[in-house]
RNA sequence: GCACCGAUAGCUCAAAGGCAGAGCCGCCGGCUUUUAACCGGACGGAUGCGGGUUCAAGUCCUGCUCGGUGCA
Numbered sequence: 001g002c003a004c005c006g007a008u009a010g011c012u013c014a015a016a017g018g019c020a021g022a023g024c025c026g027c028c029g030g031c032u033u034u035u036a037a038c039c040g041g042a043c044g045g046a047u048g049c050g051g052g053u054u055c056a057a058g059u060c061c062u063g064c065u066c067g068g069u070g071c072a
Base pairs, nucleotide, nucleotide: 001071002070003069004068005067006066007065010024011023012022013021018055027041028040029039030038048064049063050062051061052060
């Protein structure tokens, strides 16, 4: 330098163009003499940054940034 993959909640990851979710952590509650385990609940996101297409974009197109892999 070129190609490909990735970036979504504090962490690990889902989400075939149509309401952004799960598990874990943390918080509140239940159970228990207490803790752990188990059960329930609420909170938590301008989906890496711009631009475009579309009635509608995490998803498609495009330019960047960062990380990874391969080739030279």